[in-house]
Context: one part of a larger RNA
RNA sequence: GGACGAACGCUGGCGGCGUGCUUAACACAUGCAAGUCGAACGAAGUGUAGCAAUACACUUAGUGGCGGACGGGUGAGUAACGCGUGAGGAACCUGGCUCCAACAGGGGGACAACAACUGGAAACGGUUGCUAAUACCGCAUAAGACCACAGAGCGGCAUCGCUCAGGGGUCAAAGCUCCGGCGGUUGGAGAUGGCCUCGCGUACUAUUAGCUAGUUGGUAGGGUAACGGCCUACCAAGGCGACGAUAGUUAGCCGACCUGAGAGGGUGAUCGGCCACAUUGGAACUGAGACACGGUCCAAACUCCUACGGGAGGCAGCAGUGGGGAAUAUUGGGCAAUGGAGGCAACUCUGACCCAGCAACGCCGCGUGAAGGAUGAAGGUUCUAGGAUUGUAAACUUCUGUCGCAGGGGACGAAGAAUGACGGUACCCUGUAAGAAAGCCCCGGCUAACUAUGUGCCAGCAGCCGCGGUAAUACAUAGGGGGCGAGCGUUGUCC
Numbered sequence: 001g002g003a004c005g006a007a008c009g010c011u012g013g014c015g016g017c018g019u020g021c022u023u024a025a026c027a028c029a030u031g032c033a034a035g036u037c038g039a040a041c042g043a044a045g046u047g048u049a050g051c052a053a054u055a056c057a058c059u060u061a062g063u064g065g066c067g068g069a070c071g072g073g074u075g076a077g078u079a080a081c082g083c084g085u086g087a088g089g090a091a092c093c094u095g096g097c098u099c100c101a102a103c104a105g106g107g108g109g110a111c112a113a114c115a116a117c118u119g120g121a122a123a124c125g126g127u128u129g130c131u132a133a134u135a136c137c138g139c140a141u142a143a144g145a146c147c148a149c150a151g152a153g154c155g156g157c158a159u160c161g162c163u164c165a166g167g168g169g170u171c172a173a174a175g176c177u178c179c180g181g182c183g184g185u186u187g188g189a190g191a192u193g194g195c196c197u198c199g200c201g202u203a204c205u206a207u208u209a210g211c212u213a214g215u216u217g218g219u220a221g222g223g224u225a226a227c228g229g230c231c232u233a234c235c236a237a238g239g240c241g242a243c244g245a246u247a248g249u250u251a252g253c254c255g256a257c258c259u260g261a262g263a264g265g266g267u268g269a270u271c272g273g274c275c276a277c278a279u280u281g282g283a284a285c286u287g288a289g290a291c292a293c294g295g296u297c298c299a300a301a302c303u304c305c306u307a308c309g310g311g312a313g314g315c316a317g318c319a320g321u322g323g324g325g326a327a328u329a330u331u332g333g334g335c336a337a338u339g340g341a342g343g344c345a346a347c348u349c350u351g352a353c354c355c356a357g358c359a360a361c362g363c364c365g366c367g368u369g370a371a372g373g374a375u376g377a378a379g380g381u382u383c384u385a386g387g388a389u390u391g392u393a394a395a396c397u398u399c400u401g402u403c404g405c406a407g408g409g410g411a412c413g414a415a416g417a418a419u420g421a422c423g424g425u426a427c428c429c430u431g432u433a434a435g436a437a438a439g440c441c442c443c444g445g446c447u448a449a450c451u452a453u454g455u456g457c458c459a460g461c462a463g464c465c466g467c468g469g470u471a472a473u474a475c476a477u478a479g480g481g482g483g484c485g486a487g488c489g490u491u492g493u494c495c
Stems, first nucleotide, its partner, number of pairs: 001495004006491005013366006019359002021324001026322003030319003035066003040063002043060007073277003082202008092194002097190007105139001107137002114129006145170003149166001151164005175182002203249003210240003215237008252274004256267004279300005302313004330356001332355003338352001339350004369399004379390004404432006413422001439484005444465003450479005460467002
C1' cells in the first nucleotide's frame, strides 16, 4: 500500500447493487416451512331442483397412487478414494422421461372407512359385523426375461464378451373417462442420476519408531445391484513402515477469493460442485432411490403433560426468544415471475424463490449550491500596534433546481385472452424554494501541514525514534494550516 462476513470511537443527506451469528453442532415459547389426486375406490355430510324416487354440485376423514431420498440448513465429525484430477467397471443399479416390439383373457377371498359394544385422564386402542377398488391372491397366455442343461460361429483383456439356433422349468397386467384422452404388463435401447475400483495430488509433530489377528493371502460358502475379509468356516503366515507406518494435534474438500510483476503466500463468508450431519448413540423397515432434518424402533440426557397407571417433543428450515459474545436483521408481502410436488386439467401446496423492512457492513454514483461580489466590513487570532491573517470567505446581487416538498400522469418485468407481491414504485410533467444536508484525523522527523496561551519530568503524548524538569511547532486549548470526505480514525487478521 491492498484486502475484510469485521468490531470500536466521533459523525451522518440520498440512491443503486450486494452482504449480514466468524462465538454456544447452546436451549428453544409461538406461527408457518410437503403435500396432492374424486378422471383409482367405497362411504358420510351439506347445498340446489323436486311431493318423492332421483339428479347435480361441494366438503370431509378413510382405502389406494405419486411425492415426502428433491428443494432448504449446518460444518460437528472426517487427514479419508472424503475431495480434486485422470482412467476403468468384460463386476453394477437407475422411479418418472423419450423411442421400439409384444400383450392386457378369466376368476377369488379380504381389510379400513362405517355401525354396535367397549378399555383409557390422555396418547391411543380392543371385540363383533358389513363393504369397494388401478389394494391383495390364484388360474390362463407367454418371450430373445429369469433358472439349470447342451450346440455352432466370431472376438477379446485372466476370469470371459457378443451373435445365432435347441428342448425343459418359472414368472404378467387395471382400469378410469368430460370420448379428446389418461393410465396398466413384459422385453429392448437411450437419456439422466447413482454405486464401486485404481494412478497422481491433498496440514503439522520423530520431543510419536515400530504397527497389525479378520490382521495379509488362499479355498469353500453366505451376502450385495455388483467386486471384495464385506461376513463365516478351514488352511497358510503373512501385510505395513525413515519414500515416515502407527500415534497425537488441527481441519470439511474444490471451483474460487485476497495479495503479489511473477513465482509464491494466505483464505475456503456470500455464489457453484462434491462430501458429512440432523439432541447423543445404535438399528433396520418401506421404497427405483434412505439406513431417511420436519418417518419408524431401541437406549441415553434434557424439557413438558398426567387422574401416577402412562404419554409427548427435537428450529444445524423461515421468522422469532433466551443465552454466549466486541458483534450480525422482520415473529413482513406474494406465489405475479423462475423452479419444484401432485393432478388429464382447472388448480392446490411451496419461509425454494421473487420482493419489501432493518444496518454507512461493503462497492459505486449524486448532493450539501453556481456566477458575480473589496469598504478587503464586523468578529476572532496575532503583532515590532504600522499592520498581517481568517478572506471572495461572509453580507449583498443575479441564477439554477440534482436532492427535498406538493400536485398530475404512470410503466417494462406478462409469454398467450386472463393474471404484478414489488407498486401508485421507477420514470415523466408542472409548481415551490438555497430552503433539510459536513464531518473526522493530523500538523517534531519518518509524513503533507505553525503560531499563541496554559502546564512545568506534573498533567499527559507515543507506531518507531522519542517529547514534558518555566520561552514545549511533540502535552492541553485556541487561531491558522494539511489530508480524506458521508465518512474519518483506531484495533484485529492476511499478503
Record summary:
The part of an RNA shown here (small-subunit ribosomal RNA, 5' domain) has 495 nucleotides and comes from an uncultured Clostridia bacterium. It matches the Rfam family "Bacterial small subunit ribosomal RNA". Its family is annotated with structural constituent of ribosome and ribosome in the Gene Ontology.